[in-house]
RNA sequence: UCAUUCUUUCGGGGCAGGGUGAAAUUCCCAACCGGCGGUAAAGCUUUACGGCAAGCCCGCGACCUGCAUCGUCCCUGACGAUGUGGCUGAUCCAGUGGAAGUCUGGAGCCGACAGUGAGAGUCUGGAUGGGAGAAAGAAUUG
Numbered sequence: 001u002c003a004u005u006c007u008u009u010c011g012g013g014g015c016a017g018g019g020u021g022a023a024a025u026u027c028c029c030a031a032c033c034g035g036c037g038g039u040a041a042a043g044c045u046u047u048a049c050g051g052c053a054a055g056c057c058c059g060c061g062a063c064c065u066g067c068a069u070c071g072u073c074c075c076u077g078a079c080g081a082u083g084u085g086g087c088u089g090a091u092c093c094a095g096u097g098g099a100a101g102u103c104u105g106g107a108g109c110c111g112a113c114a115g116u117g118a119g120a121g122u123c124u125g126g127a128u129g130g131g132a133g134a135a136a137g138a139a140u141u142g
Stems, first nucleotide, its partner, number of pairs: 003140008017029003031122002033111002035060004043052003055109002064086010091107005113125003
C1' cells in the first nucleotide's frame, strides 16, 4: 500500500411575490431545489505533483414488486431478514476545438408512493426508517 472481515461516526435541498376560488405552498403567472460513485486532455485552481467541477453521459440508491432461502407467529397465510431479479425521470441548439455527453452562451426538460377543503419535485406522512456511499479505527492474510 492492496484485498477480506468487523466496529464506530456521518450520510437531501426547495414555492418569495401574485391571480382565480368557498377551498389550492397542489391549478395559473412567477419562484426555488438538485443524493451517491464514475468519467473530464478543453473550465477553475496549483511553481509542480495534484485538487475541484455533470439533475437530464454511464452506473447506483430511496418507493413499489416477483422468486428463492431462513426465521417468527394466532401457520391454506401474514410479517421480518438475507440473496437475486423486475419496475424506476429528463437535452437540444450555437460557439471554440483535432476531439464537447462534461467548457462558454442560449433555449428547454425532469422529479416514487400515500394523504389533502382542489390535481403536490417543494406541504403532511411512512421516516427518530432505509440507503447508494464517505471518513476513521481494529483484526487477519498476501
Molecule: FMN riboswitch aptamer (RFN element)
Organism: Salinicoccus roseus